Predicted 3D model of a 90-nucleotide RNA (c-di-GMP-I-GGC riboswitch aptamer) from a Chloroflexota bacterium. Lineage of the source: Bacteria > Bacillati > Chloroflexota. It was read from a public genome assembly, where an Rfam model found it. The coordinates come from a structure-prediction model, not an experiment, and the mean pLDDT is 84. Of the family's consensus pairs, 95% are formed in the model.
[in-house]
RNA sequence: GGUGAAAAAGGCAAACCCUGAGAAAUCGGGGGGCGCAAAGCCACAGGUCUAAAGCUUGCAGUGCAGGCCAUGAUGGCUGGGUUGCCACCG
Numbered sequence: 001g002g003u004g005a006a007a008a009a010g011g012c013a014a015a016c017c018c019u020g021a022g023a024a025a026u027c028g029g030g031g032g033g034c035g036c037a038a039a040g041c042c043a044c045a046g047g048u049c050u051a052a053a054g055c056u057u058g059c060a061g062u063g064c065a066g067g068c069c070a071u072g073a074u075g076g077c078u079g080g081g082u083u084g085c086c087a088c089c090g
Base pairs, nucleotide, nucleotide: 001089002088003087004086011036012035016031017030018029019028020027021026034076040082041081042080044079045078046077047074048073049072054068055067056066057065058064059063
């Protein structure tokens, strides 16, 4: 410097359960272990999810229902950026 086939020190932890936060998506903690070679970190681009607030329509009468919308969320959806362990090859 290259690669991640095999192996492996060490590491992370899906579903599900308990618990807390939140309007929700989702997230924190504990158990758990499907998987992961960046399943470490960063919402920059795209995607996806949610829609409290806001805007708006209808009914209606201070509420109900529908529509739009990210400033919310997702890095275990993809690209990009950045740092790093182990092994193998040169």